[in-house]
Molecule: transfer RNA
Organism: Planctomycetota bacterium
């Protein structure tokens, strides 16, 4: 110093190859219990790492940064 990979909800991961972002664990309330766990039931929770671009329209695609891994030298 080259080169690939991944980054989405508190955690772990989806998103069918552009069209209004989801689950499961957690967290809230609530029912059941004497209670607490467990199960019903309902609800909060997102700048899809950042900055630009291109599009009617971007997690998805293009170019820049940044953290993390791998691999070459």
């Nucleotide at each position: 110093g080259g080169g690939c990979c991944g980054c989405u909800a508190a955690c772990u991961c989806a998103a069918u190859u552009g069209g209004u972002a989801g689950a499961g664990u957690g967290c809230c309330a609530u029912g059941u219990u004497c209670a607490c766990a467990g199960c019903g039931u309902g609800g909060a929770a997102g700048u899809u790492a950042c900055u630009g671009g291109u599009u009617c329209g971007a997690g998805u695609c293009c170019a820049g940064u940044g953290c993390g891994g791998c691999c070459c030298a």